[in-house]
Context: one part of a larger RNA
RNA sequence: UGACGGGGAGCCGCACAAACGGUGGAGCACGUGGUUUAAUUUGAAGCAACGCGAAGAACCUUACCAAAUCUUGACAUCCUCUGACCACCCUGGAGACAGGGUUUCCCUUCGGGGCAGAGUGACAGGUGGUGCAUGGUUGUCGUCACCUCGUGUCGUGAGAUGUUGGGUUAAGUCCCGCAACGAGCGCAACCCUUAUUAUUAGUUGCCAGCACUCAGUUGGGCACUCUAGUGAGACUGCCGGUGACAAACCGGAGGAAGGUGGGGAGGACGUCAAAUCAUCAUGCCCCUUAUGAUUUGGGGUACACACGUGUUACAAUGGACAGGUUACAAAGGGCAGAUACGCCGCGAGGCCAAGCGAAUCCCAUAAAACUGUUUUCAGUUCGGAUUGGAGUCUGCAACUCGACUCCACGAAGCUGGAAUCGCUAGUAAUCGUGGAUCAGAAUGCCACGGUGAAUACGUUCCCGGGUCUUGUACA
Repeated sequence: UGACGGGGAGCCGCACAAACGGUGGAGCACGUGGUUUAAUUUGAAGCAACGCGAAGAACCUUACCAAAUCUUGACAUCCUCUGACCACCCUGGAGACAGGGUUUCCCUUCGGGGCAGAGUGACAGGUGGUGCAUGGUUGUCGUCACCUCGUGUCGUGAGAUGUUGGGUUAAGUCCCGCAACGAGCGCAACCCUUAUUAUUAGUUGCCAGCACUCAGUUGGGCACUCUAGUGAGACUGCCGGUGACAAACCGGAGGAAGGUGGGGAGGACGUCAAAUCAUCAUGCCCCUUAUGAUUUGGGGUACACACGUGUUACAAUGGACAGGUUACAAAGGGCAGAUACGCCGCGAGGCCAAGCGAAUCCCAUAAAACUGUUUUCAGUUCGGAUUGGAGUCUGCAACUCGACUCCACGAAGCUGGAAUCGCUAGUAAUCGUGGAUCAGAAUGCCACGGUGAAUACGUUCCCGGGUCUUGUACA
């Protein structure tokens, strides 16, 4: 100087407390361990691995296994030779591939070049090892308020000071004081979005007044809504009080918004030899008729069990029905696409087929909500697992191993031990909607809006993190 203390002081955080809802019990889904297996490819391991890499394993992907094949190679450059190759057809084969048949080069400055085949070796190739050789990227402490430097001063020196102290703040934020005076990376602000408004612009958007219509449909209009450019607006600016005449804090006015308005992006010096050689790049080591490459089939989907994350429930604040043919969103996607209307089917879906590269057309009926009827506390009209049958769609192909529909079947489960998690407001809870990936395949992920709470006395205690101080047989 740090680190540590079941030392002290003081501060903060959904850290505790207060409240609401969960997990832990059940079924199922997904991930992991273990076991099994020819193979169940592999990485990730307290917080910070476990719906994680994977924004999507039937083949492919695929790295694993079995079998069948190739050896200058599936891919690249160089050298030599040849002029075809590809494609189509037939045969064999699980296919890769092999044999046969048909067909048979292009450009040129005539030097050659392109493309394809054969040969030769230099080499290719490796999702093989090492993340404890590395770059790059990322997690974490932590959006915590810190981490440092120059000059000066003090100390023999390691170092100290500044950065400590009194206040204050979300903040090393600001003020005052001070052997310090300044500065840098961080904080904040500048950026995006949301909340208000002015103005410009009115089509594909909108409709107040005037006509018209089943309908903003049409004429007309751009007031309004909305869209998207440019501005304004919030700064403790104003008032009162407290304070040290400071910084600031408390209350108020005005205001759409008030003290960082809400949200995002943004992550200092560093820590964990943290993660990644399987995104990529790369040193070294290793393989080179194989640890490379091709193909078919299988596996990654196994199952006594254990854990994690979710989802559906256990019901009456509910279920069902209808039924009113009853409402009200936002944000997205669409041409190898999303698909209206109409018809067929109980349905998944099918047929036909307009408009739309989209503020125009389509996906697309939002659902909870509201109104009415029924159910009357039961393992039930709760719950939907499981199983049987019949189908639909995607796709060469749904057996291993897809999703969905209809009929039948109708399991566990009556609110969950010890323990443990999230959350402070348009939040929790609850309700639907969309997107990426994607032929098909979400209860996951990412986004969107609808309805919309309760509680916070407080900082004694648990956990984590700053500050000062003290002790130390620790570095």
Small-subunit ribosomal RNA, 3' major domain from Salinicoccus luteus, 475 nucleotides, folded computationally.